[in-house]
Context: one part of a larger RNA
């Protein structure tokens, strides 16, 4: 020096992106435990405490059992030793009695995602997926819907409290305006339309009957155009001026345009660009956390909103406890590395 491991004087996170890593807690028995809360939980919450050997002794099971007594009964008297559990007195010993291995650090706030699950075999375990619940669509059964060239076959040996597909995602409390467009639905009066029918015209040829070419009124379906519904269907949910007896702001008005202008609730947020935004909290200091504001460049309601006990190798912030992370090293083990062989 590497590479596993021990031990460190004060000092304890000052290391760093970040307490990574390592220290620390640890089991078992008593005592004791908060907010919250879906009353199950939260909880081993937190926090305390105890232990070895020796001697005496207490209580208590074994046991009203052995044994005895009579009045012989569903009778009555009634142990001990020995184990077992469990108290207490008094004594030894050590640094230490869970003597050694085995063996939860803990707490406060916040964000996601409700959980338990799945997952990128070989860099991602996540706030991605999945999930029960919710909604919407399709499906009357030779179901819809898949796989197949079929034949068949799953769907189901089910049957609408059944199955298939979209989106959402536990529970709370809710989900607002818009149908113009685009999709789905439904309508079928009228337009608009192919092939096919087709009355008339016309051309070839024929002496004609015909044959056969063009043209061709009208006739002729989904579909489109029309009309209507339809958002938990794709999806959208505006501007500019002016106005209150400081100012400063606009509850109040005016005008344009629109299919309709963002409703509840959140809000510099995993979403704020200005920006380290302001103002408060937390530190001697905090571009990070945490509570507010609201001026939302460019949240917002099942591409769901905002709330939530529990749950988490999840993110982020703070604290305690604890260490070689450090300040700043040092010394030791053990294999290697180097040299000689």
């Nucleotide at each position: 020096c590497u590479a596993u491991c021990g031990u460190u004087a004060a000092g304890g996170a000052a290391c760093u992106c970040g307490g990574c890593a390592a220290a620390a807690u640890g089991a078992c028995c008593c005592c004791g435990u908060a907010a919250c809360u879906u009353c199950g939980g939260g909880a081993g919450a937190a926090g305390g405490g105890g232990g070895g050997c020796c001697u005496c002794u207490g209580a208590u099971g074994u046991a009203a059992u052995a044994a005895g007594a009579c009045u012989u009964g569903c009778u009555c008297u009634g142990a001990a030793a020995g184990c077992g559990u469990u108290g207490g007195u008094g004594g030894c010993c050590g640094c230490a009695g869970a003597g050694a291995a085995c063996a939860g650090g803990c707490u406060c706030a916040a964000g996601c995602g409700a959980c338990u699950g799945u997952u990128u075999a070989c860099c991602a375990a996540a706030a991605a997926c999945a999930c029960a619940g919710g909604u919407c669509c399709g499906u009357g059964c030779u179901a819809a819907a898949g796989c197949g060239a079929a034949a068949g076959c799953u769907g189901a040996u089910g049957u609408a409290u059944a199955c298939g597909g979209g989106c959402u995602g536990a529970c709370g409390c809710c989900u607002g305006c818009c149908c113009a467009g685009u999709g789905c639905c439904g309508g079928u009066a009228g337009g608009u339309u192919a092939a096919g029918g087709a009355a008339g015209g016309g051309g070839g040829u024929g002496c004609a009957a015909g044959c056969u070419c063009c043209u061709g009124a009208c006739u002729g379906a989904a579909g489109c155009c029309c009309c209507g519904g339809u958002g938990a269907a794709c999806g959208g949910c505006g501007g500019c001026c002016g106005u209150a007896a400081c100012u400063a702001u606009a509850a109040c008005g005016g005008u344009c345009c629109u299919a309709a202008g963002g409703u509840a609730g959140c809000g510099a947020a995993g979403u704020c660009c200005c920006u380290u935004g302001u103002c408060g909290g937390g530190u001697a200091a905090g571009u990070u956390c945490c509570g507010a504001c609201c001026c939302g460049c460019a949240c917002g309601a099942a591409u769901g909103g905002c709330g939530u006990a529990a749950c988490g190798a999840c993110u982020u912030g703070a604290g305690c406890g604890c260490u070689g992370u450090c300040u700043c090293g040092a010394c030791g083990a053990u294999a290697g590395a180097c040299u000689c062989g």